[in-house]
RNA sequence: AAACGAUAAAGGCAAACCUGUCUAAAGACAGGGACGCAAAGCUAAAGGGCCUGUAAAAUGGCAGCCAGCUACCGAA
Numbered sequence: 001a002a003a004c005g006a007u008a009a010a011g012g013c014a015a016a017c018c019u020g021u022c023u024a025a026a027g028a029c030a031g032g033g034a035c036g037c038a039a040a041g042c043u044a045a046a047g048g049g050c051c052u053g054u055a056a057a058a059u060g061g062c063a064g065c066c067a068g069c070u071a072c073c074g075a076a
Stems, first nucleotide, its partner, number of pairs: 004074002012037002017032006035064001041069003047066002049062003
């Protein structure tokens, strides 16, 4: 340095569901709550895919689908 990922250490995030707000919807945000996560950190027209919507058409959404970029720790 790369790869790998312990019943390690120190920390981190938070699915479903509930309440409130916003939205045409998908969905988002805040609080509660933990199913899980070694990138569940960041990136959404100009990588793929998916959801909503439309007669058709996303510069509407999803990064907790793959992907790209970056990063903590160190047993085997």
Molecule: c-di-GMP-I riboswitch aptamer
Organism: Bacillota bacterium